The RNA shown here (SAM riboswitch aptamer (S box leader)) has 101 nucleotides and comes from Anaerosporomusa subterranea. The coordinates come from a structure-prediction model, not an experiment, and the mean pLDDT is 86. The organism belongs to Anaerosporomusa, within Bacteria. Its Rfam family is "SAM riboswitch aptamer (S box leader)". Rfam's curators write: The SAM riboswitch is found upstream of a number of genes which code for proteins involved in methionine or cysteine biosynthesis in Gram-positive bacteria. Gene Ontology term of the family: regulation of gene expression.
RNA sequence: CUCUUAUCAAGAGUGGUCGAGGGACUGGCCCGAUGACACCCGGCAACCGGCAGAAAUGCAGAGGUGCUAAAUCCAGCAGGAGAAAUCCUGGAAGAUGAGAG
Numbered sequence: 001c002u003c004u005u006a007u008c009a010a011g012a013g014u015g016g017u018c019g020a021g022g023g024a025c026u027g028g029c030c031c032g033a034u035g036a037c038a039c040c041c042g043g044c045a046a047c048c049g050g051c052a053g054a055a056a057u058g059c060a061g062a063g064g065u066g067c068u069a070a071a072u073c074c075a076g077c078a079g080g081a082g083a084a085a086u087c088c089u090g091g092a093a094g095a096u097g098a099g100a101g
Stems, first nucleotide, its partner, number of pairs: 001101008013041001015040003021031003025076004042068003047064002050059003072093001077090005
């Protein structure tokens, strides 16, 4: 990097360092010098792993990841409802885990 598969409306700081960008992409809409992003610490969760169990499932959270504004912030393609505003369903794309090449 590609493929398979599961999940994505819950949860998580009034901390430290730094100093201008950030929320994948595009459009929107937001966050940000009352300090964002990133890193550290703290925390959340429980995919793998651990323990119990025949299994279903449960327990813990010291291990490997992940996450810690807004639904994956919303839409982006297709279909449906509606006078419209708007709403609903599925998909695509993306993210993360596990497995394979």